[in-house]
This is a predicted structure of a 74-nucleotide RNA (transfer RNA) from a Candidatus Gottesmanbacteria bacterium.
Its Rfam family is "tRNA". It is annotated as a transfer RNA. Gene Ontology term of the family: triplet codon-amino acid adaptor activity.
The organism belongs to Candidatus Gottesmaniibacteriota, within Bacteria.

Order: sequence, then structure tokens, then C1' cells
RNA sequence: GCCCCCAUCGUCUAGUGGCCUAGGACGGGUGGUUUUCAGCCACCAGAUCGCCGGUUCGACUCCGACUGGGGGUA
Repeated sequence: GCCCCCAUCGUCUAGUGGCCUAGGACGGGUGGUUUUCAGCCACCAGAUCGCCGGUUCGACUCCGACUGGGGGUA
């Protein structure tokens, strides 16, 4: 250089065009239980989906450029 894959709460992830002002787990906060801690239970906060454009009545989802990460190849 060329080819392929990936990018969503702090972390890991679900999502296959309208049911998503995006769900779950861990972690965080508050309360309950407990003499205390842990554990358990309830509730709360937390992602405008890397970024820019395009397609569409409608995009986290499809297409392209860019950025970043990973892999293959000479």
C1' cells in the first nucleotide's frame, strides 16, 4: 500500500428500517434487611449510538468519506 472485521451509559453488551425520548449485566448512588460488613431486596442516575455526508416519509440499523482499534497479505 491493498483486503477484511469492529466502534452503543464508567465497563461488557442487546439491537437486523417505525414496537427505541435505546434494553440488560457489572459498577455507582439512595433506601430496606443486618449489631456492623458482605450478601439479598427495592428504587434512582447514567449512552442525542466515534464523526461528516447520502438514501428514505422515517436511520443505532442501509450506503459512502474520514478518524480510531484489531486482523490478514507483500